[in-house]
């Protein structure tokens, strides 16, 4: 160079669950002289509802060197997460970087 697999970078795709109740503080906007009402978000802090596709766990099928270990998209949610944003296994696309083959 090809193949076959790891790791990493961009770029596209990319699901599923309460904008959730209640409470401190600050902010925005609105009526208002002014107090105070009221809507919104954001940290925190409580109470419950749910989600699986960063991670993490578990163990069936198998697999191995068979004490034991490896392992699913399964399970369980510790941890993340339930408006947009972010993040997101996974797929595709371009690319580096090493590995076995040959």
């Nucleotide at each position: 160079a090809c193949a076959c697999g790891c790791c990493g970078a961009c770029c596209g795709g990319g699901a599923g669950a309460g904008a959730a109740c209640g409470g401190c503080c600050c902010g925005u906007c609105g009526c208002g002289a002014a107090a105070u009402c009221g809507u919104c978000a954001g940290u925190c802090c409580g109470u419950c509802g749910c989600c699986g596709a960063a991670g993490g766990a578990g163990c069936a099928a198998c697999c191995g060197c068979c004490c034991c270990g490896g392992u699913c998209a399964c399970u369980c949610u510790c941890a993340g997460g339930c408006a947009a944003a972010a993040g997101g296994a996974c797929c595709g696309g371009u690319u580096g970087g090493g590995g076995u083959g040959c």

This is a predicted structure of a 102-nucleotide RNA (Glycine riboswitch aptamer) from Yoonia sp. Model confidence (mean pLDDT): 77 of 100. Taxonomically the source falls in Yoonia (Bacteria, Pseudomonadati, Pseudomonadota, Rhodobacterales).